């Protein structure tokens, strides 16, 4: 000097997942009998996010048989090939290919081009929108010197 991992600390992305105050413990620097920081339980508030729940609207002819339980959260659905689950018929699983949909490119939309994801879980037989009312939730996961892609229209600077 050049690679790889790793810790603290800024900055930024996806995503509701943020910003205070009290109060205890760790732990850490400073230094004295404390005082500051980060974190992690609790508790409160702000703000944001979602669920339940009237009228109104939606939906609905009447009877009946026989199969299927529905619904939330989120972008995450819905089609296809193989394989398994004895066969088949539905279902489920596993890899695999396409899709609705959904992120990303450093001020900030839209266009193009490209790349990326397309998961997972809750409520228990129950929810249609919905004011008042009310009930929870603030997790996890990346990247950072890249002239951080191009064009166009705006901000903002000068």
């Nucleotide at each position: 000097c050049g690679c790889c991992g790793g810790g603290c600390g800024c900055c930024g992305c996806c995503g509701a997942a943020u910003c205070g105050c009290c109060c205890g413990c760790u732990g850490c620097u400073c230094g004295u009998c404390g005082a500051g920081c980060c974190g992690c339980a609790g508790g409160u508030g702000a703000a944001c996010c979602g669920g339940g729940g009237a009228c109104c609207c939606a939906c609905c002819g009447c009877a009946g048989u026989a199969c299927u339980g529905g619904g939330g959260u989120g972008a995450a659905u819905c089609c296809u090939g193989c394989g398994c689950c004895g066969c088949a018929c539905c279902g489920g699983c596993g890899c695999g290919g396409g899709u609705a949909g959904g992120g990303c490119u450093a001020c900030u939309u839209c266009u193009g081009c490209g790349c990326c994801c397309g998961a997972a879980u809750c409520c228990g037989u129950c929810a249609g929108c919905u004011a008042a009312c009310u009930c929870g939730g603030u997790a996890g996961g990346c990247g950072g010197c890249u002239c951080a892609c191009a064009g166009a229209a705006g901000a903002a600077a000068c």

c-di-AMP riboswitch aptamer (ydaO/yuaA leader) from Blastococcus sp. TBT05-19, 158 nucleotides, folded computationally. The organism belongs to Blastococcus, within Bacteria. Its Rfam family is "c-di-AMP riboswitch aptamer (ydaO/yuaA leader)". On this family, see Barrick et al., Proc Natl Acad Sci U S A 2004: "New RNA motifs suggest an expanded scope for riboswitches in bacterial genetic control".